[in-house]
Record summary
The prediction has a mean pLDDT of 82. Predicted 3D model of a 73-nucleotide RNA (transfer RNA) from Candidatus Woesearchaeota archaeon CG10_big_fil_rev_8_21_14_0_10_33_12.
C1' cells in the first nucleotide's frame, strides 16, 4: 500500500429490518448454612465503536471513520 473479516451490559456472546436487544458469568440482595463454598429465588447493569444515508422502522442494510485481526506485496 492492496484484499479480507471483526466491534453488543465487567468479561463472553445470541441477533441478518419490526414486542420492552438474548443467554451465560460476574456484582448486588434475600433464603439456606454456626459460618465459608456449592445451590435456589430476585435485582441493578447496554449512547448495539463513531458520524452520515436508505426506511413507516435500523444492532441488522449502505457510506465514510476509528480500533483491532488475518492475509498479500
Nucleotide at each position: 500500500g492492496g484484499g479480507c473479516c471483526c466491534a453488543u451490559a465487567g468479561u463472553c456472546u445470541a441477533g441478518u429490518g419490526g414486542c420492552u436487544a438474548u443467554g451465560a458469568u460476574g456484582u448486588c440482595g434475600c433464603c439456606u448454612u454456626u459460618a465459608c463454598a456449592c445451590g435456589g429465588c430476585g435485582a441493578a447493569g447496554g449512547u448495539c465503536c463513531c458520524c452520515g444515508g436508505u426506511u413507516c422502522a435500523a444492532a441488522u442494510c449502505c457510506g465514510g471513520g476509528u480500533g483491532g485481526g488475518c492475509c498479500c506485496a
Notes:
Rfam family: tRNA. By type it is a transfer RNA. The RNAcentral record of the sequence draws on ENA. RNAcentral records the identical sequence in 2 taxa.